[in-house]
RNA sequence: UGCUGAAAAAGGCAAACUAUCCGAAAGGGUAGGACGCAAAGCUACCGGUCCCGGUGCCAGGCACCGGCGAUAGCGGGGCUGCCAGC
Repeated sequence: UGCUGAAAAAGGCAAACUAUCCGAAAGGGUAGGACGCAAAGCUACCGGUCCCGGUGCCAGGCACCGGCGAUAGCGGGGCUGCCAGC
């Protein structure tokens, strides 16, 4: 430096749910709590999904456009990183 995560050690993060706060919503912060995670560290660049608004077709709904929108625990990409093995 590259690949891998079977075993081990040191540690790390924290789903659902509950309380509370923020947001119009999707959703987010904090505390509790652990389903899981070897990048479940960071990043909306690409695709997906979700919310909101507009337009068109128009019953439903679908398509397109937009948002200092949401999601990094949906997948890919980019950046960084612990331990061990090869």

Description:
Predicted 3D model of an 86-nucleotide RNA (c-di-GMP-I riboswitch aptamer). Its Rfam family is "c-di-GMP-I riboswitch aptamer". Gene Ontology term of the family: cyclic-di-GMP binding. Model confidence (mean pLDDT): 86 of 100.